[in-house]
Model confidence (mean pLDDT): 77 of 100.
Archaeal signal recognition particle RNA from a Hadesarchaea archaeon, 312 nucleotides, folded computationally.
RNA sequence: UGGCGAACUAGGCCGGGGAGUUAGCGGUGCCCUCUCCGGAAAUCCGCUAUAUGCCGGGCCAAAAGUCCUGAGAAGGCGUACGGAAGCAGUCGUCGGUCCAGUUCGCGGCGUUGAAGUCCCGUCCCGCAGGGUCGCCGGUGGUGGAGCUCUUGCCGGAGGGUCGGAGUAAACCACCUUCAUCUGCUGAACCCGGUCAGGGACGGAAGUCCGCAGCCGUAGGCAGGAAGGUUGACGCUUGCGGGGUCGCGGGGCCGAGCUUGCGGCUGGAUGGCAGGCGACCGUGGAAGGCGUCGACUUGGGUCGCGUUCGCCA
Repeated sequence: UGGCGAACUAGGCCGGGGAGUUAGCGGUGCCCUCUCCGGAAAUCCGCUAUAUGCCGGGCCAAAAGUCCUGAGAAGGCGUACGGAAGCAGUCGUCGGUCCAGUUCGCGGCGUUGAAGUCCCGUCCCGCAGGGUCGCCGGUGGUGGAGCUCUUGCCGGAGGGUCGGAGUAAACCACCUUCAUCUGCUGAACCCGGUCAGGGACGGAAGUCCGCAGCCGUAGGCAGGAAGGUUGACGCUUGCGGGGUCGCGGGGCCGAGCUUGCGGCUGGAUGGCAGGCGACCGUGGAAGGCGUCGACUUGGGUCGCGUUCGCCA
């Protein structure tokens, strides 16, 4: 003199920054960075321009580190710069609907015949009919028989007989009418016939009355036929006339028709939600400017003392 180790001292370091709080300076807490010992701190903690933290502990002298400056830079703060997104309002326009046109496109129809045109029917009126279904009413008379009543005559009774009057039908015949047919009923007794039983008269034979039943009649019910200036019907035929938007059928003609959809053009109307644009109000983003600035990095400055031991 240099190197290594130890001790001490001076001086530093053991995170930093922003906003906020504060009279002000720091800190805890919040935020941003980053990896830097422990503790308290917002009804705050420690201080006073000598404030740039406090308490405890640790590290550092070939230092640890401090200070100045350049470049970059996360992030924060400010801003009278800047004006984005969003929201509200006003105006305009588009958007909606309808009509017309179009040598546009699509679709549909069309030589198994488009558009057009003619005829007929469908529609309306009048006339004459048909069909179906209902509604309505039940021709009139003559004669005879029969039945009822009765004058006269005859008979011992029951009764018989000539004549007369009446009678809606029942039986027969005829005429007329479109008015007849079938079935079932059907007159207690003043509808008829036949009348068992029954009753009356009678010497008997017989005669008469006559309930029920049966057969018919008037009447009633139902059905059919016929008839009826009787009615209805989303039925139907014919003739004549009228009328034409549509539909149906047929004839002529021979190539387009179709606003059905979309496009375009024009016009009318003009709503709703909404789109676009402008203006305005609100709003404040990015950015700009300024400032602080972790962190990275370049350069420079300051600091680098004393003692002991060992080695060269």

The gene name in the source record is ffs. Its Rfam family is "Archaeal signal recognition particle RNA". Rfam links the family to the GO terms SRP-dependent cotranslational protein targeting to membrane, signal sequence recognition and signal recognition particle, plasma membrane targeting. Rfam classes the family as a non-coding RNA gene.